[in-house]
Context: one part of a larger RNA
RNA sequence: GCCAGUGACUUAAUCUAUGUGGCUGGUUAAGCAAUUUUAAUUGCGGAGCCAAAGCGAAAGCGAGUCUGAAUAGGGCGUUUAUAGUCGCAUGGAUUAGACCCGAAGCCGGGUGAGCUAUCCAUGGUCAGAGUGAAGCUCCUGUAAAAUCGGAGUGGAGGCUCGAACCUUUUAACGUUGCAAAGUUAUGGGAUGAACUGUGGAUAGGGGUGAUAUGCCAAACGAACCCGGAAAUAGCUGGUUCUCCCCGAAAUGUAUUGAGGUACAGCCCCAGAUGUUUACUAGUGGAGGUAGGGCUCUGGAUGAAUUAGGGGGAUAGUAUCCUACCAACUUCAACCAAACCUUGAAUGCCAUUAGUCUAAGUCUGGGAGUGAGACUGUGGGGGAUAAGCUCCACGGUCGAGAGGGAAACAGCCCAGACCAUCAGCUAAGGUCCCCAAGAACGAGCUAAGUGUGAAAGGAAGUAAUACCGCUCAGACAGCCAGGAGGUUGGCUUAGAAGCAGCCACCCUUCAAAGAGUGCGUAAUAGCUCACUGGUUGAGUGGUGUUGCGCCGAUAAUUCAACGGGGCUCAAGCUCGUCACCGAAGCUAUGGCUUUCUGAUUCGUCAGGAAGGGUAGGGGAGCGUUCCCGUGCCAUGAAGCUACUAUGUGAAUAGUGGUGGAGCUACGGGAAGUGAGAAUGCUGGC
Numbered sequence: 001g002c003c004a005g006u007g008a009c010u011u012a013a014u015c016u017a018u019g020u021g022g023c024u025g026g027u028u029a030a031g032c033a034a035u036u037u038u039a040a041u042u043g044c045g046g047a048g049c050c051a052a053a054g055c056g057a058a059a060g061c062g063a064g065u066c067u068g069a070a071u072a073g074g075g076c077g078u079u080u081a082u083a084g085u086c087g088c089a090u091g092g093a094u095u096a097g098a099c100c101c102g103a104a105g106c107c108g109g110g111u112g113a114g115c116u117a118u119c120c121a122u123g124g125u126c127a128g129a130g131u132g133a134a135g136c137u138c139c140u141g142u143a144a145a146a147u148c149g150g151a152g153u154g155g156a157g158g159c160u161c162g163a164a165c166c167u168u169u170u171a172a173c174g175u176u177g178c179a180a181a182g183u184u185a186u187g188g189g190a191u192g193a194a195c196u197g198u199g200g201a202u203a204g205g206g207g208u209g210a211u212a213u214g215c216c217a218a219a220c221g222a223a224c225c226c227g228g229a230a231a232u233a234g235c236u237g238g239u240u241c242u243c244c245c246c247g248a249a250a251u252g253u254a255u256u257g258a259g260g261u262a263c264a265g266c267c268c269c270a271g272a273u274g275u276u277u278a279c280u281a282g283u284g285g286a287g288g289u290a291g292g293g294c295u296c297u298g299g300a301u302g303a304a305u306u307a308g309g310g311g312g313a314u315a316g317u318a319u320c321c322u323a324c325c326a327a328c329u330u331c332a333a334c335c336a337a338a339c340c341u342u343g344a345a346u347g348c349c350a351u352u353a354g355u356c357u358a359a360g361u362c363u364g365g366g367a368g369u370g371a372g373a374c375u376g377u378g379g380g381g382g383a384u385a386a387g388c389u390c391c392a393c394g395g396u397c398g399a400g401a402g403g404g405a406a407a408c409a410g411c412c413c414a415g416a417c418c419a420u421c422a423g424c425u426a427a428g429g430u431c432c433c434c435a436a437g438a439a440c441g442a443g444c445u446a447a448g449u450g451u452g453a454a455a456g457g458a459a460g461u462a463a464u465a466c467c468g469c470u471c472a473g474a475c476a477g478c479c480a481g482g483a484g485g486u487u488g489g490c491u492u493a494g495a496a497g498c499a500g501c502c503a504c505c506c507u508u509c510a511a512a513g514a515g516u517g518c519g520u521a522a523u524a525g526c527u528c529a530c531u532g533g534u535u536g537a538g539u540g541g542u543g544u545u546g547c548g549c550c551g552a553u554a555a556u557u558c559a560a561c562g563g564g565g566c567u568c569a570a571g572c573u574c575g576u577c578a579c580c581g582a583a584g585c586u587a588u589g590g591c592u593u594u595c596u597g598a599u600u601c602g603u604c605a606g607g608a609a610g611g612g613u614a615g616g617g618g619a620g621c622g623u624u625c626c627c628g629u630g631c632c633a634u635g636a637a638g639c640u641a642c643u644a645u646g647u648g649a650a651u652a653g654u655g656g657u658g659g660a661g662c663u664a665c666g667g668g669a670a671g672u673g674a675g676a677a678u679g680c681u682g683g684c
Stems, first nucleotide, its partner, number of pairs: 001684006011096013025050003031044006054061002064076004099238002102235001106228006117202009126192001128161003131157001135153005165189003170185004204220001206216003213222001241620006251264005265369002267366007276359001278355008291342001292340002297336003301332004308325002310322004372397010402413003417590004422586003428580003431564003437577001439576006450566001456550002460547010477534005483507003488502003513528001517526002591610008621673001623670006630662002638657008
């Protein structure tokens, strides 16, 4: 891992609701007696319980009673709808292990020091080598001693090196090992606080400990075994047959509350009510949001006027001046969730009518939910960040399949009862992959833009608007002129159109600035504005709009149309007609539920409905055992092949096998259905 078996809502008491049955007041409990088969049945047994009257804390009173001074008011009752009680079944609640499995732990009584910690008693072990303390002897030394020194002897030491022994520093191997701690190499101690044998002592709220919370029999922050014990588990996992109907929630309030629970909300079932609900239209209301606005409350800009302030003049607090600041006021233009002299649309309330099988409300019983997600819109928080977070109003998912978006819970279309080799459509599409138009008409795009992006930039291109010049010749090119007063004045070393300042005139002319740029020390020189000629038809500027261009840069080739590929498109815009396209709609047949109307109670006709998790309700199948009734050697159960029936769980028939029991039908009772629980047992 697979297979087989096994494996989880039970039982008792009490309460409650529903269904059903007995009686009309209901009913017996323990116990007793009789009968028969262990065990039941029948009878007796009225003790008790519920009901029949309530109210009050109670005494108590009583269809009333309590409060109260009250014959007041009010509360709870009586009355009008009287319904009870005892069984059985089912749903739910409570108490019990209470659907099953699962802790870590707590407590009690015991068992452990043959491992290990420390201690006690008694034994044992430590090759060899080195070093050479004290002491002693001698020598030296001294006047004599001592001290010092030397030699010898001696053999001390938690001394040195190094086996046994003890230990385990480092590395490798080993890691289903040789081994639940080892092997190899390399280390440390090795006469000592050494190592070790045997016997003994200390026991769990404890011991022992050169403290590591170490050790106390291979897992010790409190050993192990048995018991309390099925501890408790607001937690995790699991919880076994079928079909039909309905169908949620992830919210509010509270909580030692936040992954739990209570009440409410939302769901289901039964009964009652009988349009009360919903939608549309009309009418009547309340309100201060969006927008708008600036009267108020605040903010904030400019101007005018003018107190006040600053500065200055002045001997001066007088007075005057002020290119400074500036309240109030006035004018103009603004801003606001906590501003309003304004103010919608929606929504909400009420009422009238209409539409429509579409709900609403109340009472009782049963739940689940109380982690929500994304998307659109209105907002708060954040950074007008987040697949962020918190509200509100919708939608979808959740609990929703189908088609589209390449793939893609939450987006778009659309809500799957079943069948069909029928049709029409939605979103989205129609060159090929790939069903359907290489459709039609008119434009745009040249960037493969389409098929990713901003500020910003640009004689891209198309359209449009306005303003100039122009056959009296424009724009561009080419030829020629571009002068005189004058080197304007000032400044300056110089300043002559061209460092700078001021002014910017006059004349000649077809035209020519007291000069557009380059240039010189200053001149000179080149050039422009401006003019003529040549040429001969458009040319220049400023906006707006459509589609394009640059900006453009990431990590495994293409990898930012799904691919191929596409350019008067197979791209974009506008228009038109076809077609494809879903479990949508229609057609045909069938099943079920429900409503209405008939009914000969068998059903029939018409209308509507049938996605579904948690969950509620309804109807069934099958297993084991029991009772009744039946079947069976003319072949029971079981096994097996095939066929048939039923929406299904399942069932029936036939053939074969089998060889003795079985239970269809009517009832009853449950150890009643397996795929999951890192389930349990066994096999492979």
A computed fold for a 684-nucleotide part of an RNA from a Dehalococcoidales bacterium, annotated as large-subunit ribosomal RNA, domain II. Its Rfam family is "Bacterial large subunit ribosomal RNA". Its mean pLDDT, the model's own confidence on a scale to 100, is 85.